């Protein structure tokens, strides 16, 4: 960083400085906040990725033992980031699926469409690794 891939319903505290906002964007949704927001610092935790170890499958090298690569699982937390209220707090824009009742439009009545409810995905966002 208008790139690629993966993950995002779990998890995790205190102290100091400071002094009014914060939860990305949308909404007069819902919350947090002078019993101290955001930011910065110190220590500690959590474990998503990188990382370290173990095991197994596969592949390559090798006379064999073995070595390397990759995938999955699992353990770890020395290091690099991250992270430590509420599901990415909910929601919204787009697409799909389902829908009892109600309202509206069309229609001769069905039907169909829209509103509405539920649900799944995309998009957007955040983080990591790679790439540039």
């Nucleotide at each position: 960083u208008g790139c690629u891939u993966a993950u995002c319903c779990a998890g995790a505290a205190a102290g100091g400085u400071u002094g009014a906002g914060g939860g990305a964007c949308u909404g007069c949704g819902c919350c947090c906040u002078g019993a101290g927001a955001a930011a910065c610092c110190u220590u500690g935790a959590c474990a998503a990725c990188c990382c370290u170890g173990u095991a197994a499958a596969c592949a390559g090298c090798c006379c064999u033992u073995g070595c390397u690569g990759c995938u999955u699982a699992u353990a770890g937390a020395a290091g690099g980031u991250g992270c430590c209220a509420c599901a990415u707090c909910c929601u919204g824009u787009c697409c799909g699926c389902g829908g009892g009742a109600c309202g509206g439009c069309u229609c001769u009545u069905a039907u169909g469409c829209c509103g509405c409810c539920g649900u799944g995905g995309a998009a957007a966002g955040a983080u990591a690794a790679g790439a540039c």
Model confidence (mean pLDDT): 77 of 100. Predicted 3D model of a 132-nucleotide RNA (SAM riboswitch aptamer (S box leader)) from a Bacteroidota bacterium. Taxonomically the source falls in Bacteroidota (Bacteria, Pseudomonadati). It was read from a public genome assembly, where an Rfam model found it.